[in-house]
Context: one part of a larger RNA
């Protein structure tokens, strides 16, 4: 060193399964609800199918009747019009009940007795005269007709149901009962309730996702002297407002502060003078502008117009912005001019739809018209603000699929806040005395064992905690050796330099690493190997499907909360390693 043989299992990010956890798809399903929309199925109602009669109650109508108090007047005068007579042996005054109305005076009907007179016209009260007749009113009473609603009854329709027969037959039919009965029962139309069922929705951005914040628009700053420029990057507004103008135009004016005088009155009120370039003001955040004002104050209006726009500026469009100057027609100013809103830069919404008010448009053969079009105008936290839709919320550990290391959880890597270690300074303690021991407030390193930041390899898989067995390195030494200092007498220590050869224990609890403890010992080190080591084992804990408790939720079902249960995969091709043998 080449072969072989038998083993061993570090490695080939070993094999196996297009990762189940995580994220993402304008993927799926399944369950849930007080998400959405729908259906079923329950239910109201009205008509069919569906008839007889009786009460009662309400509406109408037509008759016949009752009713009607201002005050004066015989005394309860509804209106008006007629009008001198009316009513009585078909029983009148009277007078005794019963009924009713009623404003307590009376008023009407009615039986009984009674056995002839009552009532008006005159007068006389008043606005209006009474009997009697004839049309109204107001209340109201019967009665009849038609109509609606309800009670009750019936039977013929319809509903069950015993019996027979076709028929040796729990359908069917048919005869005969028997109970119900215009109800049910079904059909049409309708309101409603309705996860019982279905369909579907449940945005993005995001130093993984989720919770939380945000989403449009203005100003500053970042923005790196032209425009433009991102961060879940730093600060502050907006969703308006003004007709008694905060718009036009004409003329006038000049603040803030301060200092000096001045009754009440004061640090500060209104009055007078200084100085005063602006530090006031400006409807509302900033920013920039402004005293010739854009600021403040009076006059007199309403251009905060109609029709257009030469020509810019921004923007990927979409659209926004800025405009002289024409034309018509106002307002102000002798006038020249000046005015198409506000010192400037927010104060906002596209298409469809729709509503109003115009209108020499179309408006299905033709007239008309429903309908559409043009001009103006209204409705939008469409605020996820270039708006998907006229309408939407959850849970999945029972879960699929499609991807992806674009993106988390485990390791690696990088960083080193944090974290461990070691220097410098030397305040303080150490009776005096930094430095034998402490060693603050600070400052400069090292290491890469926590905890964290990225998010670089892996998600067509790099098995995860802790125990076992095997080890094997580092030194920043636990013990065992060799020094040096000491507030080191001795023993015993305590600090630090050398040094990694060797060692470096046995139980209780617990799934524990880790700690408590119990008994030892020289000593009972610290940390690396993919928190060394599951193709070596385990499988006590975590992390799947079943279950329970608390606690959160309408619920489905959740919870680094607890609980009991839970498939760890026979054969080594290559390196790598042991043993043995053979060249």
């Nucleotide at each position: 060193c080449c072969c072989g043989u038998a083993u061993c299992a570090g490695g080939a990010c070993a094999a196996a399964a297009a990762g189940a956890c995580c994220c993402c798809g304008u993927g799926g399903a399944g369950c849930u609800u007080u998400a959405c929309u729908g259906c079923a199925a329950c239910u109201u109602u009205a008509c069919a199918u569906u008839g007889a009669c009786u009460c009662a109650a309400g509406g109408u109508a037509a008759g016949a009747g009752a009713u009607g108090a201002a005050g004066a007047g015989a005394a309860u005068a509804g209106g008006u019009g007629g009008g001198a007579g009316a009513c009585u042996g078909u029983g009148a005054a009277c007078u005794c009940g019963a009924c009713u109305c009623g404003u307590u005076a009376g008023g009407g009907u009615u039986g009984g007795g009674g056995g002839a007179g009552u009532c008006g016209u005159u007068a006389g009260u008043g606005g209006a005269a009474u009997a009697c007749c004839a049309c109204c009113c107001u209340u109201u009473u019967c009665u009849u007709g038609c109509u609606u609603u309800g009670u009750g009854u019936c039977u013929a329709a319809g509903u069950a149901u015993a019996u027979a027969a076709a028929u040796u037959a729990u359908c069917u039919u048919u005869a005969u009962g028997u109970a119900u009965g215009a109800c049910a029962g079904u059909g049409u139309a309708u309101g409603g309730u309705g996860g019982g069922c279905a369909g579907u929705u449940u945005g993005a951005c995001u130093g993984g996702g989720g919770c939380g914040g945000u989403u449009g628009c203005u100003u500053g700053c970042g923005a790196a002297a032209g425009a433009g420029u991102a961060a879940c990057g730093c600060a502050a507004g907006c969703g308006c407002a003004c007709a008694u103008a905060a718009g036009g135009u004409u003329g006038a004016c000049u603040c803030a502060a301060u200092c000096c005088g001045g009754a009440u009155g004061g640090a500060a009120a209104u009055c007078g003078g200084a100085u005063g370039a602006a530090g006031a003001g400006u409807g509302c955040a900033u920013a920039g502008g402004u005293a010739u004002a854009a600021g403040u104050c009076a006059g007199c209006u309403u251009u905060a117009c109609u029709g257009c726009g030469a020509g810019g500026g921004g923007g990927a469009c979409a659209c926004c912005c800025c405009g002289a100057g024409c034309a018509g027609u106002u307002g102000g100013g002798a006038a020249a001019c000046c005015a198409g809103g506000u010192c400037u830069a927010a104060g906002u919404g596209a298409u469809c739809c729709u509503a109003u008010g115009g209108u020499g448009g179309a408006a299905c053969a033709u007239g008309g018209u429903a309908u559409c079009g043009c001009c103006a105008u209204u409705g939008a936290c469409u605020a996820a603000c270039g708006a998907a839709g006229a309408u939407a919320a959850g849970c999945u550990a029972c879960c699929c699929c499609g991807g992806g290391g674009a993106u988390a959880a485990c390791a690696g890597g990088c960083u080193a806040g944090u974290c461990g270690c070691g220097c410098c300074c030397g305040a303080u303690a150490g009776u005096c005395c930094a430095u034998a021991u402490u060693g603050a407030c600070g400052g400069c390193g090292c290491g890469g064992a926590u905890c964290g930041g990225c998010a670089c390899c892996u998600c067509g898989a790099u098995g995860u905690c802790g125990g076992c067995u095997c080890g094997u390195c580092a030194c920043a030494u636990c013990c065992u050796g060799g020094g040096u200092g000491u507030g080191g007498a001795a023993c015993a220590g305590c600090a630090c330099c050398c040094a990694a050869g060797g060692g470096u224990u046995g139980g209780a609890c617990u799934g524990u690493u880790c700690g408590u403890c119990c008994a030892u010992u020289a000593a009972a080190g610290u940390g690396g190997c993919a928190c060394g080591u599951g193709a070596g084992c385990u499988g006590g804990g975590u992390u799947c499907a079943g279950a329970c408790c608390g606690g959160c939720g309408u619920g489905a079902g959740c919870c680094a909360g607890g609980u009991c249960g839970g498939u760890c995969u026979c054969u080594a091709u290559c390196c790598g390693a042991u043993a043995c043998g053979g060249g």
The part of an RNA shown here (large-subunit ribosomal RNA, domain V) has 583 nucleotides and comes from a sediment metagenome. The coordinates come from a structure-prediction model, not an experiment, and the mean pLDDT is 83.